Predicted 3D model of a 73-nucleotide RNA (transfer RNA) from a Spirochaetota bacterium. Its mean pLDDT, the model's own confidence on a scale to 100, is 81. It matches the Rfam family "tRNA". Rfam links the family to the GO term triplet codon-amino acid adaptor activity. By type it is a transfer RNA.
């Protein structure tokens, strides 16, 4: 170099044109318990990796780009 995949909470990942962008783990209060763990209940947390563009409308498509992986030479 030249193709293919992956990037969404702090962590693993779903969602593949219009919902308030979600789960599950982690954090935080709580409840229970002499405590601690477990359980349960509630609750916080996101520029959708960037930029342009297409469209009434983009996490979602399309070019280009950063970043990890693979794969050919």
């Nucleotide at each position: 170099g030249g193709c293919c995949c992956a990037g969404u909470a702090g962590c693993u990942c779903a969602g593949g044109g219009g919902a308030u962008a979600g789960a599950g783990c982690a954090g935080u209060a709580g409840u229970u318990u002499c405590c601690u763990a477990a359980a349960c209940u509630a609750u916080u947390a996101g520029u959708c990796g960037g930029a342009c563009g297409u469209u009434c409308g983009a996490u979602u498509c399309g070019u280009c780009u950063c970043u990890g992986g693979g794969u050919c030479a």